[in-house]
RNA sequence: GGAGACAUAGCUCAGCUGGUUAGAGCGUACGGUUCACAUCCGUAAGGUCGGGGGUUCGAUCCCCUCUGUCUCCA
Numbered sequence: 001g002g003a004g005a006c007a008u009a010g011c012u013c014a015g016c017u018g019g020u021u022a023g024a025g026c027g028u029a030c031g032g033u034u035c036a037c038a039u040c041c042g043u044a045a046g047g048u049c050g051g052g053g054g055u056u057c058g059a060u061c062c063c064c065u066c067u068g069u070c071u072c073c074a
Base pairs, nucleotide, nucleotide: 001073002072003071004070005069006068007067010026011025012024013023019057028044029043030042031041032040050066051065052064053063054062
C1' cells in the first nucleotide's frame, strides 16, 4: 500500500436476511435462607447498539465515511 472481519450493559456475547417493549450469563446493589460466610432463591439498577451522514413510513440490522482492534496479501 491492497483486501476482509469485528465494535450492542462494568466483562463475555446473542439478536433468525428492517417492524411495535433491545436480551442472556457473569459481575454489582438490596432482600430471603445461615450463628456467620459461601452456596442457593428472588428483586432491582445499569445500554446516545463506536462517531457522523444517507436510504426508508420505520434502522442494532441496508449504503457511504471516520475512528479503534484483529486477520490475510504485498
Description:
This is a predicted structure of a 74-nucleotide RNA (transfer RNA) from a Clostridia bacterium. Rfam family: tRNA. Its family is annotated with triplet codon-amino acid adaptor activity in the Gene Ontology. By type it is a transfer RNA. The prediction has a mean pLDDT of 80. The sequence was found in a public genome assembly. NCBI's taxonomy places the organism under Bacteria, Bacillati, Bacillota, Clostridia.